This is a predicted structure of a 589-nucleotide part of an RNA (large-subunit ribosomal RNA, domain I) from a Pseudomonadota bacterium. Rfam family: Bacterial large subunit ribosomal RNA.

[in-house]
Context: one part of a larger RNA
RNA sequence: GGCACGCGGUGGAUGCCUAGGCGCAAGGGGCCGAAGAAGGACGCGGUCAGCUGCGAAAAUCCCCGGGGAGGCGCGACAGCCGGAGAACCGGGGGGUUCCGAAUGGGGGAACCCGGCCACCGGAGGGUGGUCACUCCCGCCUGAAGAGAUAGGGCGGCGAGGGGGCACCGGGCGAACUGAAACAUCUCAGUAGCUCGAGGAGGAGAAAGUAAGCAACGAUUCCCUGAGUAGCGGCGAGCGAAAGGGGAGGAGCCUAAACCUUUGCCGUGUCAAGUCUUACCACGUUGCGGCAGGGGGGUAGAGGGGCCUCACAGGGUGCGGGUAAGCGCUCCCGGGCAGUAAGAAACCGGAGCUUUAGUCGAAGAUGCCUGGAAGGGCACACCGGAGGGGGUGACAGUCCCGUAGGCGAAAGGGCGAAGGCUGCCGUGAGGGACCCCGAGUACCACGGAAUAGGAGGAGGUCUGUGGGAAUCUGGGAGAACCAUCUCCUAAGGCUAAAUACCUCUUGCGACCGAUAGCGUAUAGUACCGUGAGGGAAAGGUGAAAAGGACCCCGGGAGGGGAGUGAAAGAGAGCCUGAAACCGCGUGUUU
Numbered sequence: 001g002g003c004a005c006g007c008g009g010u011g012g013a014u015g016c017c018u019a020g021g022c023g024c025a026a027g028g029g030g031c032c033g034a035a036g037a038a039g040g041a042c043g044c045g046g047u048c049a050g051c052u053g054c055g056a057a058a059a060u061c062c063c064c065g066g067g068g069a070g071g072c073g074c075g076a077c078a079g080c081c082g083g084a085g086a087a088c089c090g091g092g093g094g095g096u097u098c099c100g101a102a103u104g105g106g107g108g109a110a111c112c113c114g115g116c117c118a119c120c121g122g123a124g125g126g127u128g129g130u131c132a133c134u135c136c137c138g139c140c141u142g143a144a145g146a147g148a149u150a151g152g153g154c155g156g157c158g159a160g161g162g163g164g165c166a167c168c169g170g171g172c173g174a175a176c177u178g179a180a181a182c183a184u185c186u187c188a189g190u191a192g193c194u195c196g197a198g199g200a201g202g203a204g205a206a207a208g209u210a211a212g213c214a215a216c217g218a219u220u221c222c223c224u225g226a227g228u229a230g231c232g233g234c235g236a237g238c239g240a241a242a243g244g245g246g247a248g249g250a251g252c253c254u255a256a257a258c259c260u261u262u263g264c265c266g267u268g269u270c271a272a273g274u275c276u277u278a279c280c281a282c283g284u285u286g287c288g289g290c291a292g293g294g295g296g297g298u299a300g301a302g303g304g305g306c307c308u309c310a311c312a313g314g315g316u317g318c319g320g321g322u323a324a325g326c327g328c329u330c331c332c333g334g335g336c337a338g339u340a341a342g343a344a345a346c347c348g349g350a351g352c353u354u355u356a357g358u359c360g361a362a363g364a365u366g367c368c369u370g371g372a373a374g375g376g377c378a379c380a381c382c383g384g385a386g387g388g389g390g391u392g393a394c395a396g397u398c399c400c401g402u403a404g405g406c407g408a409a410a411g412g413g414c415g416a417a418g419g420c421u422g423c424c425g426u427g428a429g430g431g432a433c434c435c436c437g438a439g440u441a442c443c444a445c446g447g448a449a450u451a452g453g454a455g456g457a458g459g460u461c462u463g464u465g466g467g468a469a470u471c472u473g474g475g476a477g478a479a480c481c482a483u484c485u486c487c488u489a490a491g492g493c494u495a496a497a498u499a500c501c502u503c504u505u506g507c508g509a510c511c512g513a514u515a516g517c518g519u520a521u522a523g524u525a526c527c528g529u530g531a532g533g534g535a536a537a538g539g540u541g542a543a544a545a546g547g548a549c550c551c552c553g554g555g556a557g558g559g560g561a562g563u564g565a566a567a568g569a570g571a572g573c574c575u576g577a578a579a580c581c582g583c584g585u586g587u588u589u
Base pairs, nucleotide, nucleotide: 001588002587003586004585005584006583007582008581009580015574016539017538020511021510022508023507024506025505026504027503028502029501030500031163032162039099040098041097042055043054044053046077050074051073061093062092063091064090065089066088070081071080072079104113105112106111114131115130116129117128118127119126120125133160134159135158136156137155138154139153140152141151167198168196169195170194171193172192178185182233208216209215220247221246222245223244224243230238231237251493252492253491254437258295259294260293261292262291263290264289265288266287267286273282274281275325276324277323278322279321280320300471302436303435304434305433306430307429308428309427310426311425313332314331315330317328318327319326334424335423336422337421338420346419347418351414352413353412354411355410357406358405359404363379365378366377367376368375380397381396382386388400389399390398442466443465444464445463446462447461448460450459473488474487475486476485477484526533527532546573549560550559551558552557
């Protein structure tokens, strides 16, 4: 030195555990912000570095309700509070420094410096209020000749601004890559940038789809159709739709014609005209244009206007006067409908629900083992409760609970009746007189998006040019033409089914500390100028009973003693593998 055995050290595998994760399902919720958000800085405790909570009224203040013996967060100690009801939980209110859109001005965020007004103070000063910008509305004022406008000023518990993981709509829009190279193509309208909206967003009430039959009937989402039809250096690859089955279900308002009214402009005196007829009266009333308001009107078996006719309750007022008629208006009665669109606000609240809670059956049973009974044996009991968790080992009957009941002063949600509000003509006929969304349709050229790469390329969008018609009008049915069929563009609104996030509850042939989220809390420590990157780290014991006291030692540490079932559970603490390092014995060189 090797090997073997034994005993240790080191180390932290393994087993067991779970405080944390992961997933699914079902319900609930979904915007916040100048009344100052999101997010922070700095503070606030008897002691306080951190976390948590809070804001100079600072681990909190007030009120209301629950709760019922403890409490002063994690987290000791000291000192206090609490049946005159604390802590804790829920509802409402108060306070809420400074920064931050940050908004009086500045600024290197959390700092610096002001104006004006009011009050206080002996001055310095203090307290409170107010002062950004843009837009909108209203009013006043007001140039260049008048009018006007530009401009100027004032007022306004008017709006915007910023934030939000994902989700949604729009605008701009790559490359690596694939094509085994690469350019069309692909990646991909992806990533990224940006604007906007909201609890969703978008879409949406046919100028649709279909069809050799003349059928369907807004949109959205899912399954299917279907990897089909197609597209494609016909390469790589891209990839529908109708139809069928489901979820959900809802339809509406305008523009115009026509009637009327207001303002302005033009024109206008024996007139036209003033609802009709008759008479009287008036006559800057009229007519035309433009711009507003009210009525009317909304369609594809085309609709509407206009004209005529028929049938529809009562009353008031008005249309220059009187009479009749007609029209309008208001009231009563009747009917219908309604606030998520379709006009719009507000009461009312039956009842349900939510934000704290509360009641809740049955063994303190005997013996045995044990440190400990929930185990074993024996005998009982409850069960609308034998889900689950805890308790010194495995508990229906010990504790929390569970089944099943009960419950709100205050706040939130849903919400019936009623109030309230809105609407009330319908039908037939007529002539083809008026209207039916214009730089639009349509056409050409250049592009884009459509599964579709210019192709035989329709339909959609539009940069350039040309440029209609109003139903005997227009568009479509995949070039184009005919026939036939479908539909009515050039204005607008519209829940639900859908997407995503989050909370609560339940569950898991999900993980169990190199696993499971990156995190058993951490976006921390640390790295980086920065954008950004980003860890490690769990376990004494049933209970601290966490080892008084003695001895060695400077201490660390150890030996006794004591606690405990166990200390070879002693805090570097459950179990404690291996590598690795020792000690002893044997054997061998």
Annotation
The source organism's lineage runs through Bacteria, Pseudomonadati and Pseudomonadota.